[in-house]
Context: one part of a larger RNA
């Protein structure tokens, strides 16, 4: 190991692909392994249960029966499962046509702003704050004009919007790659769903090597504040933030809600397609949202994007602390990750 559960009480794996495994559409036929029935064999005795009996009773003992849920053999049944054969198109997939999007990768280009440098104008302050000071500035700052360089991010549009499996994705443009959706037709003919292990992807921070370095900015320094101020505020500022390649593999990786399929009252908005060309709002398929019927729920709430009604598969939970710790194993350069206790205690 049952049972009951997993939005918020403990509990959905970060996400996908997928081997084994589990589960699996419609019709016909065959077999009879599972399944069901009859019969036979076996299922030791004691014990247990029912009936009867013996010790005065009981415990105890004796006799008979039942039971022994099982296994084996044999004969039969064929609805369901299975296996085999034939067929089907509604599931699934592919092609043709159309469409959509910040989906991914690579290249090119653009403007604004910040910073810096050069030249000019110009003069006594600038900056910063609650107020200040540190800081910068007559060796000419701040402000302002022109030129140049560099790195990073892309205002408005912008959304209650879109795309992606998730992480995530936003200037313009070109190329390559992938995908959703829609319509009608064609093709294959169950090719499907899920998935332990496995493989791949996986924000930020962090790590290795090399580059880059404008802004911001852990650490750090200084100035303030304060009883103190190893902070909040201010002036600076290294790593980092950016790029290439290689690691890491975590997160409030969240919808705190695993995936797939079918079924279940309405209403409002919006995105993409189809259809329609007009009495413009209705219809339909797919997505994103708001409000709600029934139902569900401890309630909050949820309610065709279910947390409703069902089926299949996976993951996970089982009082709090100790503890996501120790030990062992494994992965990693390290940081650390994954797996993951117990004593003790309430």
């Nucleotide at each position: 190991u049952u049972g009951g559960g997993u939005u918020u009480a403990a509990a959905g794996g970060g996400u996908g692909c997928g081997c084994a495994g589990g589960c699996g559409g419609c019709g016909c036929g065959a077999c009879a392994a599972g399944u069901c029935a009859g019969c036979g064999g076996u299922g030791a005795a004691a014990u247990c249960c029912g009936g009867g009996g013996g010790c005065c009773c009981a415990a105890c003992c004796c006799c008979c029966g039942a039971a022994g849920u099982g296994c084996c053999g044999u004969u039969g049944a064929u609805a369901c499962u299975g296996c085999c054969g034939c067929g089907c198109u509604g599931g699934a997939a592919u092609g043709c046509g159309g469409u959509c999007g910040a989906g991914g990768c690579g290249g090119g280009c653009g403007g604004a702003a910040c910073g810096u440098g050069g030249c000019g104008u110009g003069u006594a302050g600038c900056g910063g704050u609650g107020a200040a000071a540190u800081g910068c500035a007559u060796a000419g700052a701040u402000a302002u004009g022109c030129c140049a360089c560099a790195g990073a991010a892309c205002c408005c549009c912008g959304a209650u919007a879109g795309c992606g499996a998730a992480g995530g994705c936003a200037g313009c443009u070109c190329g390559c790659c992938a995908g959703u959706c829609c319509u009608g037709c064609a093709u294959u003919g169950a090719c499907g769903c899920u998935c332990g292990g496995g493989c791949a992807c996986g924000a930020a921070a962090g790590c290795g090597u090399g580059g880059g370095g404008a802004u911001c900015g852990a650490a750090c320094a200084g100035g303030a504040u304060u009883a103190g101020a190893u902070a909040c505020c201010c002036u600076g500022g290294u790593a980092g933030u950016c790029c290439a390649c290689g690691c890491c593999g975590u997160a409030a990786a969240c919808g705190a809600u695993g995936g797939a399929c079918g079924c279940u009252c309405g209403u409002c908005g919006u995105c993409g397609g189809c259809g329609a060309c007009a009495g413009a709002c209705a219809g339909u398929c797919g997505g994103c949202g708001g409000c709600c019927a029934a139902g569900c729920g401890a309630a909050a709430g949820u309610g065709a994007u279910a947390a409703g009604c069902g089926u299949c598969c996976c993951a996970c939970c089982u009082g709090g602390g100790g503890a996501g710790u120790a030990c062992g194993g494994u992965c990693g350069c390290a940081a650390g990750g994954c797996u993951g206790a117990a004593a003790c205690u309430c």